[in-house]
Context: one part of a larger RNA
RNA sequence: UGACGGGGGCCCGCACAAGCAGCGGAGCAUGUGGUUUAAUUCGAAGCAACGCGUAGAACCUUACCAGGGCUUGACAUGUAGCGAAUCCUCUAGAGAUAGGGGAGUGCUCUUUCGGGAGAACGCUAACACAGGUGGUGCAUGGUUGUCGUCAGCUCGUGUCGUGAGAUGUUGGGUUAAGUCCCGCAACGAGCGCAACCCUUGCUGUAUGUUGCCAACAGAUGAUGCUGGGCACUCAUACAGGACUGCCGGUGACAAACCGGAGGAAGGUGGGGAUGACGUCAAAUCAUCAUGCCCCUUAUGUCCUGGGCGACACACGUGCUACAAUGGGCGCCACAAAGCGAACCGAGCCCGCGAGGUGGAGGAAACCGCAAAAGGCGUUCGUAGUUCAGAUCGCAGGCCCCAACUCGCCUGCGUGAAGCUGGAGUUGGUAGUAAUCGCGGAUCAGCACCCCGCGGUGAAUACGUUCCCGGGCUUUGUACA
Numbered sequence: 001u002g003a004c005g006g007g008g009g010c011c012c013g014c015a016c017a018a019g020c021a022g023c024g025g026a027g028c029a030u031g032u033g034g035u036u037u038a039a040u041u042c043g044a045a046g047c048a049a050c051g052c053g054u055a056g057a058a059c060c061u062u063a064c065c066a067g068g069g070c071u072u073g074a075c076a077u078g079u080a081g082c083g084a085a086u087c088c089u090c091u092a093g094a095g096a097u098a099g100g101g102g103a104g105u106g107c108u109c110u111u112u113c114g115g116g117a118g119a120a121c122g123c124u125a126a127c128a129c130a131g132g133u134g135g136u137g138c139a140u141g142g143u144u145g146u147c148g149u150c151a152g153c154u155c156g157u158g159u160c161g162u163g164a165g166a167u168g169u170u171g172g173g174u175u176a177a178g179u180c181c182c183g184c185a186a187c188g189a190g191c192g193c194a195a196c197c198c199u200u201g202c203u204g205u206a207u208g209u210u211g212c213c214a215a216c217a218g219a220u221g222a223u224g225c226u227g228g229g230c231a232c233u234c235a236u237a238c239a240g241g242a243c244u245g246c247c248g249g250u251g252a253c254a255a256a257c258c259g260g261a262g263g264a265a266g267g268u269g270g271g272g273a274u275g276a277c278g279u280c281a282a283a284u285c286a287u288c289a290u291g292c293c294c295c296u297u298a299u300g301u302c303c304u305g306g307g308c309g310a311c312a313c314a315c316g317u318g319c320u321a322c323a324a325u326g327g328g329c330g331c332c333a334c335a336a337a338g339c340g341a342a343c344c345g346a347g348c349c350c351g352c353g354a355g356g357u358g359g360a361g362g363a364a365a366c367c368g369c370a371a372a373a374g375g376c377g378u379u380c381g382u383a384g385u386u387c388a389g390a391u392c393g394c395a396g397g398c399c400c401c402a403a404c405u406c407g408c409c410u411g412c413g414u415g416a417a418g419c420u421g422g423a424g425u426u427g428g429u430a431g432u433a434a435u436c437g438c439g440g441a442u443c444a445g446c447a448c449c450c451c452g453c454g455g456u457g458a459a460u461a462c463g464u465u466c467c468c469g470g471g472c473u474u475u476g477u478a479c480a
Stems, first nucleotide, its partner, number of pairs: 001480002003477003007474007015464002020427004026320008034311002042053002064306007073129001077128002079125005086103007107118004131295002134293003140289002142284003145280001147278001152191006158167003171182003197272004202240007211230003216227003243266001246260005322421001326380007338369003343362002349356002387418001392413007434456007
């Protein structure tokens, strides 16, 4: 100087407390361990692995296994020879592939019009080489997690100390903040904090189509449907607005804090992006790149089928429930943000339904995908039920070359466990939790995941003794 202490002081954080909803019990989905397997490819491992890499494993993907093939190779560059490329088709085979048949003769340059040379592409041969999701993340780059959006981490000069170092950065206040003020052998500065950026909340100006409809006119069974208009809503730009600016109090006359006014908004207005010096030899050689090592008729590569989907179990994360603030049925509403051309697909028609037929319109403020909880009415009456929907049977639909292993959906039947979950444990302080649906990425198909969007919309916070994590300071130490 650090690190540590079941040492002290001060202070923060959904850390506890308060209150709400969960998880832990059930069924199912999903990830993992284990076991099994020819293979169940590989990685991730307390917090910070486990709906994680995977934003989507039927083939492909695919890295794994079995079998069938290839050996200059599936891919790159170079040499030589031959042939345009390419397309159609037959036979054998599980296919990879092997063997035939046919069509086809182009492009550029040159020419003595016979031809010659060349580019792309294909085939053959030999060799240089290719190739490796093989190893090492403890050889690395890059990227990422984490402490932590915590308030810290340092430097120059000066000064002090023999020196390691100290000072500054400590102290008194204050702040979300090493934020600011005051003091001080320090004076300054840098990376962080804050601000500048995006979004949301208020207003004005400009512009009105595909948006909107207040006044006027027309039309209809009805509708901004039409003329018309840009007032309003909204859209898109630009501008204004919030700064402790104003008032009172407290305070050291400071910084600041408390209260108030005005205001759409008040003390960082709400949300996001933004992650200091560093820590964990943290993660990743399987995104990629890369040193070294290893394989080279195989650890490379092509194909068919299987596996990644197994199942006595154990754990994590979710979904659906256990009902009456509910379930069933009928009628009636109201979003936002997105997406759409090998796409979204209206109305009409067929089907109980999934869906089918058909094709208006839409490269979309124009057309479409397209709401649910909710409201009103009715029924059920505390029951393993008109709760709950697992499982299984049958019949169908869709995507796809193909749903047996192994997709999703519909109808009918079947109706399991489950009556609020032990010890323990998680989330969030407001448009939050809870609850309700909608969209998107990936994607032929497949979502209870993820990323977004809006609808409805709470309870509680006395307080900082305690648990956890963290910051500053001080003290002890036989630790470094």